Transfer RNA from Cucurbita maxima, 72 nucleotides, folded computationally.
Model confidence (mean pLDDT): 83 of 100.
RNA sequence: GGGUUCAUAGCUCAUUAGUAGAGCAUUUGAUUGCAAAUCAAGAGGUCACCAAUUUGAAUCUGGUUGGGCCCU
Numbered sequence: 001g002g003g004u005u006c007a008u009a010g011c012u013c014a015u016u017a018g019u020a021g022a023g024c025a026u027u028u029g030a031u032u033g034c035a036a037a038u039c040a041a042g043a044g045g046u047c048a049c050c051a052a053u054u055u056g057a058a059u060c061u062g063g064u065u066g067g068g069c070c071c072u
Stems, first nucleotide, its partner, number of pairs: 001071007010024004018055001026042005048064004
């Protein structure tokens, strides 16, 4: 330099264009002599960034940035 792939909650990952979810973690309550486990409820997101398309974009298109792999 060329190709390909990934970027979504603190972590690991879902989400076929119609108000974004799970597990773990975390907070509060119940339970317990105290804790763990269990149960109930809650908090936590500009879906990497900039544009385009669309009535509507995490999702489609182009570009940028960063990471992985292959080729040279």
Description
Rfam family: tRNA. The sequence is in RNAcentral, with records from Rfam.